[in-house]
Context: one part of a larger RNA
């Protein structure tokens, strides 16, 4: 030096899974009755996490459940529990300080007032701002993972440069709401046939259209599905027939009655709302389809309860494995148990159970006798949303092209024999609808959260995080951001002796095996040594 071997080091690999990921279903707001989020405390010993709040690892009541319990956390000490604890569920109580933070003031999670109540004393309560108010009081504020609506609104980029254009109404900022939001019952489409609110999905279609006609951009009707739902005002007419607060009475409540106050003629209330209506005439109907839920019946609904069926023998450290002989099955899903268990345990199939609470039924009670319901006929008269429709001009936006929608400035109608629309304008026909007021479930978006599942990942993977992870650490700060799982069936976690200052080692013991807490397996690189070969 080479090679085998024996060790060390090292952590790959294999196996495992407490965690993740995705999908589906459920569910979806919290807050001045003080939230979300924190600080500081609370334990016999208590640093961290969990839980809780000076009533502090917990208090009370009710229900469930059964022999153990005093969290993670296996120790010591001491307690509790069959007079039913611990534990599980439901409902209450307590709930320091900061925080919208709200008596005032500070950000040192601290400091410091006034008034009232009560007292021997400790103590308790009220006091922010804005808006509304019938002056009694009420509402708002802040937070929330994404989703939604509105107000503002880039640039990198592409155009192979760049300016219109594109990126894009995106990112981002602000405001607002909800469990969904928004939209929504045609002054809509269509085309000579007709449809009949809205949303969403598929198609129509990368089509029509836009476009330094470049790059690119880009609909609608229709058709097929999903889900289906329609209502209310203003006005004409009537003219106080009305509402609210407080008190009292009845009641379960709805509501009714009485009194006082107050709102209301600048119109409360009735009627009416596009199949137009009011109005006129004639006829017709009369307590339900509205509201209420004490009691009654039923259903849903927490923890939870019932829940079938196996023995022997062999191997083994251990039987669930082998062999032999059985059984159950509306249960042979799954997990656990010293190895691979339908019949050992938890469960599973299938049934049961109820508090809070919710729903339904039937029934009770209440609300019109007229300003009521319905039908037909008539069409003289009256009504039908104004700085609106429309339009000039400028700008933004849109696929919208002279034909999208919106905004600024200017001009500015008609009145149902009216008005808008029918993709340039104008005219005439025809068709179609009825603007300038409001509400509206379902079908669809998202996932902080709960449950289930998986041809998903299996510790350099899968969330950044399977572990005291948004931790340690870094940064003045905004912010950046890890590593880290595995003894064994059971601690049985090595008594005693020897060497040693200790660490550690040698005997010995435990165990199936040292697997010895530097703990499953333990590759390679790298290091050392024995042996062999060669020099």
């Nucleotide at each position: 030096c080479u090679g085998c071997c024996u060790g060390g080091u090292g952590a790959a690999u294999g196996g495992u899974u407490u965690g993740g990921u995705u999908u589906g279903a459920g569910c979806a707001c919290c807050u001045a009755a003080g939230a979300a989020g924190g600080a500081c405390g609370c334990g016999c010993c208590a640093a961290g996490c969990u839980g809780c709040g000076a009533a502090a690892u917990g208090c009370c009541u009710c229900g469930g459940g059964u022999a153990g319990g005093c969290g993670c956390a296996u120790g010591g000490a001491g307690c509790c529990g069959u007079a039913g604890a611990u534990c599980c569920g439901a409902g209450g109580g307590u709930g320091u300080c900061c925080g919208a933070a709200u008596g005032g003031g500070a950000c040192u999670u601290c400091c410091u007032g006034u008034u009232c109540u009560a007292u021997u004393g400790c103590a308790g309560a009220a006091c922010a701002c804005u808006c509304c108010u019938u002056a009694g009081g009420g509402a708002g504020a802040g937070g929330g993972a994404a989703c939604c609506c509105g107000g503002g609104g880039a640039a990198u980029u592409g155009a192979a440069a760049c300016a219109u254009c594109u990126u894009a109404g995106u990112a981002c900022c602000c405001g607002g709401a909800g469990g969904a939001a928004a939209a929504g019952a045609a002054a809509u489409c269509a085309a000579a046939c007709g449809a009949g609110a809205u949303g969403c999905c598929g198609u129509g279609a990368g089509u029509a259209a836009a476009g330094g006609c470049g790059a690119u951009c880009g609909a609608a009707a229709g058709c097929g599905g999903u889900a289906u739902a329609a209502g209310g005002c203003a006005a004409a007419c009537c003219g106080a027939a009305u509402g609210u607060g407080c008190a009292c009475a009845u009641g379960a409540a709805a509501a009714u009655g009485u009194g006082c106050a107050u709102a209301g003629a600048u119109g409360u209330g009735g009627a009416g709302u596009u199949u137009g209506g009011a109005c006129u005439u004639u006829c017709u109907c009369u307590a339900a389809u509205g509201c209420u839920u004490c009691a009654c019946a039923g259903a849903a609904g927490a923890a939870c309860c019932u829940g079938a069926a196996u023995g022997g023998u062999c191997u083994u450290g251990a039987a669930a494995g082998g062999c032999c002989a059985g059984c159950c099955u509306c249960a042979g899903a799954g997990g656990g148990u010293g190895c691979u268990a339908g019949c050992c345990c938890c469960g599973u199939a299938a049934g049961g159970g109820u508090a809070a609470u919710u729903c339904u039924g039937a029934a009770u009670g209440c609300u019109a006798a007229a300003a009521g319901u319905g039908a037909a006929a008539g069409u003289a008269u009256c009504c039908a949303g104004a700085g609106u429709a429309u339009u000039g001009u400028g700008c933004g936006u849109c696929g919208u092209a002279a034909u999208u929608c919106g905004c600024g400035c200017g001009a500015g109608a008609a009145u149902a024999u009216g008005g808008g629309u029918g993709g340039c304008a104008c005219u005439u026909a025809c068709a179609u609808c009825u603007a300038a007021c409001c509400u509206u479930a379902a079908a669809c978006a998202u996932g902080u959260c709960u449950c289930a599942a998986a041809u998903c990942c299996g510790a350099u993977a899968g969330c950044g995080a399977a572990c005291g992870a948004g931790u340690a650490u870094c940064g003045u700060g905004a912010g950046a951001g890890a590593a880290a799982a595995c003894u064994g069936a059971a601690a049985a976690g090595u008594a005693a002796c020897c060497c040693g200052a200790a660490a550690g080692g040698g005997u010995g013991g435990u165990g199936a095996a040292a697997a010895g807490u530097a703990c499953c397996u333990g590759a390679a690189a790298c290091c050392a040594g024995u042996c062999a070969g060669u020099g």
The part of an RNA shown here (large-subunit ribosomal RNA, domain I) has 535 nucleotides and comes from a Thermoplasmataceae archaeon. Taxonomically the source falls in Thermoplasmataceae (Archaea, Methanobacteriati, Thermoplasmatota, Thermoplasmata). RNAcentral holds the full RNA, with entries from ENA. The prediction has a mean pLDDT of 82. It matches the Rfam family "Archaeal large subunit ribosomal RNA". A reference for the family is Cannone et al. (2002), "The comparative RNA web (CRW) site: an online database of comparative sequence and structure information for ribosomal, intron, and other RNAs", BMC Bioinformatics.